[in-house]
RNA sequence: GAAGCUGGUCAGGCAGCCGCUGGGAACCAGGUGCAAACCUUGUGCCGAGAGGAAAGUCCGGGCUCCGCAGAGCAGGAUGCCGGUUAAUCGCCGGGCACCGUGAGGUGACGGAAAGUGCCACAGAAAACAAACCGCCCAUGUCCUCGACCGAAGACAGGCAAGGGUGAAACGGCGAGGUAAGAGCUCACCGCGGCCGUGGUAACACGGACGGCACGGCAAACCCCAUCUGGAGCAAGGCCGAAUAGGGAAGCAUUGGCGUGGCUCGCGUCGCUUCCGGGUAGGCUGCUUGAACAGGCUGGUGACAGCCUGUCUAGAUGAAUGGCUGUCCACGACAGAACCCGGCUUAUCGACCGGCUUCCCAU
Numbered sequence: 001g002a003a004g005c006u007g008g009u010c011a012g013g014c015a016g017c018c019g020c021u022g023g024g025a026a027c028c029a030g031g032u033g034c035a036a037a038c039c040u041u042g043u044g045c046c047g048a049g050a051g052g053a054a055a056g057u058c059c060g061g062g063c064u065c066c067g068c069a070g071a072g073c074a075g076g077a078u079g080c081c082g083g084u085u086a087a088u089c090g091c092c093g094g095g096c097a098c099c100g101u102g103a104g105g106u107g108a109c110g111g112a113a114a115g116u117g118c119c120a121c122a123g124a125a126a127a128c129a130a131a132c133c134g135c136c137c138a139u140g141u142c143c144u145c146g147a148c149c150g151a152a153g154a155c156a157g158g159c160a161a162g163g164g165u166g167a168a169a170c171g172g173c174g175a176g177g178u179a180a181g182a183g184c185u186c187a188c189c190g191c192g193g194c195c196g197u198g199g200u201a202a203c204a205c206g207g208a209c210g211g212c213a214c215g216g217c218a219a220a221c222c223c224c225a226u227c228u229g230g231a232g233c234a235a236g237g238c239c240g241a242a243u244a245g246g247g248a249a250g251c252a253u254u255g256g257c258g259u260g261g262c263u264c265g266c267g268u269c270g271c272u273u274c275c276g277g278g279u280a281g282g283c284u285g286c287u288u289g290a291a292c293a294g295g296c297u298g299g300u301g302a303c304a305g306c307c308u309g310u311c312u313a314g315a316u317g318a319a320u321g322g323c324u325g326u327c328c329a330c331g332a333c334a335g336a337a338c339c340c341g342g343c344u345u346a347u348c349g350a351c352c353g354g355c356u357u358c359c360c361a362u
Base pairs, nucleotide, nucleotide: 001358002357003356004355005354006353007352008351009350010349012327013326014325015324016323017322018321020049021048023046024045026043027042029040030039031038032037051333055344056343058342059341060340061339062338063232064231065230066229070264071263072262073261075228076227077226078225079224080094081093082092083091084090095109096107097106098105099104110223111222115221116220117217118216119215132163133162134159135158136157140155141154142153144151145150171189172188174186175185176184190212191210192209194207195206196205197204198203236284237283238282239281246275247274248273249272250271251270255269256268257267258266291310292309293308294307295306296305297304298303
């Protein structure tokens, strides 16, 4: 100097004028009331007011309701080991496998001798398979040449080492052996269980033994282990108002209903469906929270504990907009609706930290 990997911060800034929404306290006036206090209107003052993803509604919770949130089955979810958390498929650390020169990245990472199923085409054959081209055979039979020896062919027989097909062909390579071959034998590698050492563990290393189970796919069905009520702020609660205490059909204790399905149990005595009518208003839930910031301690880390400090939107047809000036990196993706922790997707740029490789010079 170039090219990369990884972690984090910001999300236009400043000033002025006018405007919008919530809250706080004060004052004037009016009303209720013995008072305290409450309600309504007005006045100006003080403070606050969309995000890193607010998005997707994909997960996990808090919270609310369902008298059973009882038992079991089905179903669903997860799938290497350990830790963290309210909890999770998240996050952290480790192991193994693969990719990368490397920093690093990815992993739908339990089981294929419990069973079933699939592996197109090609190929002889795709899992206790099998002989297309081949190799061997005077050991057996037939037959030809031939004096004998010997040789060609066919059938019976032996082989799966060589060649071919394929993504993959019943361990690999080398030597010996054989009629020709084959773990047939041996050495090394691979595989298998056993033993030892280290580690909480996944696992790693080492040793001796065994010729050794017939490949892959479970993101195929399945088996194993662990976990698992349901519905959701349009949950739920309170106040007020209106209507038709309407109509029809069905089930009915051997039944109906009781927040996913089925069975049992428990509770209850009514329940289900359709047509028609009324209301759809106000308040609450609603923002102090597993919160945020700083510091210390422990921990590799995620994170945990302690101390100090801060209060930071609560709208409800939906609030933060408009104008001017200036700076600059010239601003993209994009707006809360009960709250929080994650994941995924979109995205203009700017900055900071750590690490890796290459080139050059010293």